[in-house]
Background
Transfer RNA from Clostridia bacterium DTU065, 74 nucleotides, folded computationally. The coordinates come from a structure-prediction model, not an experiment, and the mean pLDDT is 82. It matches the Rfam family "tRNA". Rfam links the family to the GO term triplet codon-amino acid adaptor activity. Rfam classes the family as a transfer RNA.

RNA sequence: GGGGGCGUAGCUCAGCAGGUUAGAGCGCUUGCGUGACAUGCAAGAGGUCAUCGGUUCGAUUCCGCUCGCUCCCA
Numbered sequence: 001g002g003g004g005g006c007g008u009a010g011c012u013c014a015g016c017a018g019g020u021u022a023g024a025g026c027g028c029u030u031g032c033g034u035g036a037c038a039u040g041c042a043a044g045a046g047g048u049c050a051u052c053g054g055u056u057c058g059a060u061u062c063c064g065c066u067c068g069c070u071c072c073c074a
Stems, first nucleotide, its partner, number of pairs: 001073007010026004019057001028044005050066001052064003
């Protein structure tokens, strides 16, 4: 330098043939419970869906640039 894959909550990830609430598990906070902890139960907070543009009535999803990680080729 060329090509492929990936980037979604603090962490690990799902979602995706474009559509109306953006989710799960773990973690965190609060409450119940306990003498106290753990387990358990209930509730809650937390997201610019990497970035910038494009297509579209509508984009996490499609297209392009850039950035980062990773693999292959040279």